A computed fold for a 349-nucleotide part of an RNA from a metagenome, annotated as small-subunit ribosomal RNA, central domain. The RNAcentral record of the full RNA draws on SILVA. Its mean pLDDT, the model's own confidence on a scale to 100, is 86. Its Rfam family is "Bacterial small subunit ribosomal RNA".
[in-house]
Context: one part of a larger RNA
RNA sequence: CUGGGCUUAAAGAGCACGUAGGCGGCCUGCCAAGCGUCCUGUGAAAUCCCUCGGCUCAACCGAGGAACUGCUGGGCGAACUGGUAGGCUUGAGGUAGGUAGGGGCGCGCGGAACUCUUGGUGGAGCGGUGGAAUGCGUAGAUAUCAAGAGGAACGCCGGUGGCGAAGGCGGUGCGCUGGGCCUAUCCUGACGCUGAGGUGCGAAAGCCAGGGGAGCGAACGGGAUUAGAUACCCCGGUAGUCCUGCCCUAAACGAUGUCCACUAGGUCGAAGGUUCUCUGACGGAGUUUCGGCCGAAACAAAAGCGUUAAGUGGACCGCCUGGGGAGUACGGUCGCAAGGCUAAAACUC
Numbered sequence: 001c002u003g004g005g006c007u008u009a010a011a012g013a014g015c016a017c018g019u020a021g022g023c024g025g026c027c028u029g030c031c032a033a034g035c036g037u038c039c040u041g042u043g044a045a046a047u048c049c050c051u052c053g054g055c056u057c058a059a060c061c062g063a064g065g066a067a068c069u070g071c072u073g074g075g076c077g078a079a080c081u082g083g084u085a086g087g088c089u090u091g092a093g094g095u096a097g098g099u100a101g102g103g104g105c106g107c108g109c110g111g112a113a114c115u116c117u118u119g120g121u122g123g124a125g126c127g128g129u130g131g132a133a134u135g136c137g138u139a140g141a142u143a144u145c146a147a148g149a150g151g152a153a154c155g156c157c158g159g160u161g162g163c164g165a166a167g168g169c170g171g172u173g174c175g176c177u178g179g180g181c182c183u184a185u186c187c188u189g190a191c192g193c194u195g196a197g198g199u200g201c202g203a204a205a206g207c208c209a210g211g212g213g214a215g216c217g218a219a220c221g222g223g224a225u226u227a228g229a230u231a232c233c234c235c236g237g238u239a240g241u242c243c244u245g246c247c248c249u250a251a252a253c254g255a256u257g258u259c260c261a262c263u264a265g266g267u268c269g270a271a272g273g274u275u276c277u278c279u280g281a282c283g284g285a286g287u288u289u290c291g292g293c294c295g296a297a298a299c300a301a302a303a304g305c306g307u308u309a310a311g312u313g314g315a316c317c318g319c320c321u322g323g324g325g326a327g328u329a330c331g332g333u334c335g336c337a338a339g340g341c342u343a344a345a346a347c348u349c
Stems, first nucleotide, its partner, number of pairs: 003321004007303002012317001014201004021194003025088007033081002035077005041071002049065006091191001092188003095184005103177007110154001114150008125136002162169002206246002209244003215241002220236004257316006265294008274285003299304001322349003331342004
């Protein structure tokens, strides 16, 4: 040293694709690298261990043995790992036929609301609050009717519901396009899993240039409140919020990596087959996939988790190792910048 862990104590990368690597289904033959066994040479002496002996004992010393768990070469074995050849279908993929969906991208269209403009009616208030005031209004506001313009978001349906790898996705039509699920068991025949680096995607805010700008609204101005009020409330309002390009972070959360197998049930919901009742609305039974709740055993410090595991095992990756200093300094790298990623130490408790 062979360690223990990662829902909440430190710890799962935001998510995916995938390179190297690691790991990998069933059957048969062969090889013999790993593996086992036997032999060979070597593994200096001393030391350690065992036995005997010498100093009165011991330490110490002498002798013999064992050991030196290793390496070289050779023979044999073939269960397992590996290699090779052949075969298989259950893993994986394909095909055919169906099916649900706010999955993605583009183009168009629609109605409600809002603001603005023009015109009509009208004539003193409106607005706002706990109460007010700032503000708007006789240059005609608010209200109301008509016409027009604009931008953003899509009420009800709507759900503990659906889809997506995650971020996320909600009016409607069309076009292009990704994935899932079900049924058949027709085809390929292990083509698989994971994934250091790498690559792509990645809410909001922020950034550059250009466009757009209705509403909302950091900053800012004003009115209130208050002891004060750099706030909460009110009147305005720039950036922003929208589009093209960057940024790459988050309580990016299920605070729970991905994949596989196994281990009681009950109940609710979504999608699709099967079957029963003559048919049918409906209902019953059974089944596959997905989304929830409650729970056996087990697990857990407990809360809880419990076939959607945090149970029992396996494969691979990431990460943790007392608090502060610090996710900081320095260096490197990416970025227009803001900053991101990587990442210490002194010192201190």